[in-house]
Context: one part of a larger RNA
Molecule: large-subunit ribosomal RNA, domain I
Organism: Crangon crangon
RNA sequence: GGCAUACGGUGGAUGACUUGGGAUUGAGAGCCGAAGAAGGACGUGAUUACCUGCGAUAAGCCUUGGUGAGCUGGAAAUAAGCUUUGAACCAGGGAUUUCCGAAUGGGGAAACCCAGAACAAUAAGUUCUAUCUUAAUAGUGAAUACAUAGCUAUUUUGAAGGUAACGUUGGGAACUGAAACAUCUAAGUACCAACAGGAAGAGAAAGAGAAUUCGAUUCCGUUAGUAGCGGCGAGCGAAAGCGGAGGAGCCCAAACCAAUAAUUUAUUAUUGGGGUUGUAGGACUACCUAUACGAAGUUACAAAUUGUUUAUAUAGAAGAACACAGCUGGGAAGCUGGGGCAUAGAGGGUGAAACCCCCGUAUUUGAAAUGUAAACAGCUUCUGGUAGUAUCCUGAGUAGGGCGGGGCACGUGAAACCCUGUCUGAAUCUACCCGGACCAUCGGGUAAGGCUAAAUACUACUCAAUCACCGAUAGUGCACUAGUACCGUGAGGGAAAGUUGAAAAGAACCCCGGAAGGGGAGUGAAAUAGAUCCUGAAACCGUAUUGCCU
Numbered sequence: 001g002g003c004a005u006a007c008g009g010u011g012g013a014u015g016a017c018u019u020g021g022g023a024u025u026g027a028g029a030g031c032c033g034a035a036g037a038a039g040g041a042c043g044u045g046a047u048u049a050c051c052u053g054c055g056a057u058a059a060g061c062c063u064u065g066g067u068g069a070g071c072u073g074g075a076a077a078u079a080a081g082c083u084u085u086g087a088a089c090c091a092g093g094g095a096u097u098u099c100c101g102a103a104u105g106g107g108g109a110a111a112c113c114c115a116g117a118a119c120a121a122u123a124a125g126u127u128c129u130a131u132c133u134u135a136a137u138a139g140u141g142a143a144u145a146c147a148u149a150g151c152u153a154u155u156u157u158g159a160a161g162g163u164a165a166c167g168u169u170g171g172g173a174a175c176u177g178a179a180a181c182a183u184c185u186a187a188g189u190a191c192c193a194a195c196a197g198g199a200a201g202a203g204a205a206a207g208a209g210a211a212u213u214c215g216a217u218u219c220c221g222u223u224a225g226u227a228g229c230g231g232c233g234a235g236c237g238a239a240a241g242c243g244g245a246g247g248a249g250c251c252c253a254a255a256c257c258a259a260u261a262a263u264u265u266a267u268u269a270u271u272g273g274g275g276u277u278g279u280a281g282g283a284c285u286a287c288c289u290a291u292a293c294g295a296a297g298u299u300a301c302a303a304a305u306u307g308u309u310u311a312u313a314u315a316g317a318a319g320a321a322c323a324c325a326g327c328u329g330g331g332a333a334g335c336u337g338g339g340g341c342a343u344a345g346a347g348g349g350u351g352a353a354a355c356c357c358c359c360g361u362a363u364u365u366g367a368a369a370u371g372u373a374a375a376c377a378g379c380u381u382c383u384g385g386u387a388g389u390a391u392c393c394u395g396a397g398u399a400g401g402g403c404g405g406g407g408c409a410c411g412u413g414a415a416a417c418c419c420u421g422u423c424u425g426a427a428u429c430u431a432c433c434c435g436g437a438c439c440a441u442c443g444g445g446u447a448a449g450g451c452u453a454a455a456u457a458c459u460a461c462u463c464a465a466u467c468a469c470c471g472a473u474a475g476u477g478c479a480c481u482a483g484u485a486c487c488g489u490g491a492g493g494g495a496a497a498g499u500u501g502a503a504a505a506g507a508a509c510c511c512c513g514g515a516a517g518g519g520g521a522g523u524g525a526a527a528u529a530g531a532u533c534c535u536g537a538a539a540c541c542g543u544a545u546u547g548c549c550u
Base pairs, nucleotide, nucleotide: 001549002548003547004546005544006543007542008541009540015534016499017498020470021469022467023466024465025464026463027462028461029459030458031162032161039100040099041098042055043054044053046078047077050074051073061094062093063092064091065090066089070082071081072080105114106113107112115129116128117127118126119125131159132158135155136154137153138152139151140150166197167195168194169193170192171191177184181231207214208213218245219244220243221242222241228236229235249451250450251449252395256273257272258271259270260269261268262267278429280394281393282392283391284388285387286386287385288384294382295381296380297379306377307376308375309374310373311372312371313370314369316365317364318363322338324337325336326335327334339356340355341345347359348358349357400424401423402422403421404420405419406418407417410436431446432445433444434443435442486493487492506533509520510519511518512517
């Protein structure tokens, strides 16, 4: 020096554990905000750095319920207090709620600076003063004489900002694929913007498409990878029909009538009635019927709201059966023996493994207050039809067409259909549109106004439950002071870090030492469980009067 062995140090793998995550199911909820939100800053405790709570009434105030012996948050400790005259805690309602923030009196480098006015004992202080918008009133007031438009002020209505996904709309890529690449694809995807709702959008046929047809929309399955489209490449890709989920239909404009107002005496405007469709319908004319039996209703079809009852949500309450004996042990829930309950043998805890120890569980039960739903009552609303066909009405810069684009599964194609930037431009029921160029026949429908529940999509959030999901390099980035520390001018990036013990019983006292640390003593089942604390692998480092080799 090496190898081996033994005993240690270091280190933190492994095992065990779980406070935290992941995924899903079923219910609920689906919004908050000028009555100042979301999110923050600064404060607030006897002592208080952080978190939590709260707001100068500041870990809280009032009240109504629940609960019942303790309490002053995480979080120890001391002090001082509260509490059966019911505290703490839980729940409903209310009060307070600094400053910033849409931020709104003006300004501003957010949490700051500086104002005006009114009220006030003229003190403390309180309130008001942004912009746009609706309506009213008043003032003022053009072209333009009266007037009107406009402007100003006051009062009044609403808006604004935030929010995970889902939604509609306006914009809109590229990588990629085509084994290159340009049409094409990716894809109307990602992303950006606007706006809305608890869903949104669509929706009661100018439909589908060929049946003796169906009969608003939406979603699912199928039709079908079919018919088609396509440098006919890569690829893209229907519909009818059938089977289901769900099911609901309505209102205007116009013709005509009446009233009011204006008027250029042609008419126009407003309000009310009337009226709403394709088997054409309505107005109009004539006739019959009718104010009640009844019907309907707050999601469309008009609209406001009250009460009762029931159910339910937001606290809770009752809840069976061993103080069983022995053994092991530090400890019994283990083992042995005996007994009991069960609409409860789900689960968790308790010094090891408990149906009968504790919390619970099955089952039963409960609300002063606030909310939700349903039913009933109140309340509110409500004529219908036949015949006639002379006249009138039935959505115009619209339908359609040319040019250029886009959407339709459909790339210009034989390209219908839908949308429209531009140029044009009908008909008016003996009418018009459509049925995939176009024409005829035949058939279907009635555009150019609007509303509409359900079936469908999603989950930031609440509750209950589940898992051949993870178990601290895993599972969320975060089981811990986590979007923290730290990095970056900034946008932004972004960690590490869990475990004494059943219980602190957390080691009084003595000794060495300046201390750190250690040795005794003591606690404990255990201290090689001693706070760098469960287990404690390997690398690595040592010690040995241990063995072997050199």